[in-house]
RNA sequence: UUACGACAAUGGCACACCCGUCGCGAGGCGGGGCCGCAAAGCCACGGGGCCCACGGGGUCAGCCGGGCCGCCGAA
Numbered sequence: 001u002u003a004c005g006a007c008a009a010u011g012g013c014a015c016a017c018c019c020g021u022c023g024c025g026a027g028g029c030g031g032g033g034c035c036g037c038a039a040a041g042c043c044a045c046g047g048g049g050c051c052c053a054c055g056g057g058g059u060c061a062g063c064c065g066g067g068c069c070g071c072c073g074a075a
Stems, first nucleotide, its partner, number of pairs: 004073002012037002017032006035062001041068003045065003048060005
C1' cells in the first nucleotide's frame, strides 16, 4: 500500500413513525426519533422499483451491479 473486517478503539449516519415545509406525485429538506449500517460517504453509468402535466420526463444511492474518495488495524 492492497486485500480483509474483530467480543478492538475514536467516532459517524439515521429505517419506520411524528411535526413543519416544498412538490401534481414518487419523493426532497429541517427538527424529533433510532430499525439497522464497515462505506447506510459521494456519483443516476447499467439493471430494477416507484411517480407524472406520459412522443417523454422525474424520483429512489438504506434495491442490485459499477465508479470515486475515506476512519481504525486484530486475525